Predicted 3D model of a 71-nucleotide RNA (transfer RNA) from a Chloroflexota bacterium. Rfam family: tRNA. Rfam links the family to the GO term triplet codon-amino acid adaptor activity. The family's RNA type in Rfam is transfer RNA. Rfam's curators write: Transfer RNA (tRNA) molecules are approximately 80 nucleotides in length. NCBI's taxonomy places the organism under Bacteria, Bacillati, Chloroflexota. RNAcentral holds the sequence, with entries from ENA. Its mean pLDDT, the model's own confidence on a scale to 100, is 81.

RNA sequence: GCGGGGGUAGUUUAACGGUAGAAUGACUCCCUGCCGAGGAGUAGGUACAGGUUCGACUCCUGUUCUCCGCU
Numbered sequence: 001g002c003g004g005g006g007g008u009a010g011u012u013u014a015a016c017g018g019u020a021g022a023a024u025g026a027c028u029c030c031c032u033g034c035c036g037a038g039g040a041g042u043a044g045g046u047a048c049a050g051g052u053u054c055g056a057c058u059c060c061u062g063u064u065c066u067c068c069g070c071u
Base pairs, nucleotide, nucleotide: 001070002069003068004067005066006065007064010024011023012022013021018054026042027041028040029039030038047063048062049061050060051059
């Protein structure tokens, strides 16, 4: 330099173009003599910039980071 995969919550990951969910972690409350376990709840996210569309995590273009391969 070329080709391909990937980037979504602190972490691991879902989501046929139509309100972005879950697990785990954090915090609050309940329960318990205390801790733990258990129960209820709260906060927290689409790598960046454009384009298409009534509507984009999703489609297109460029950039960036990372992984694999080729030279």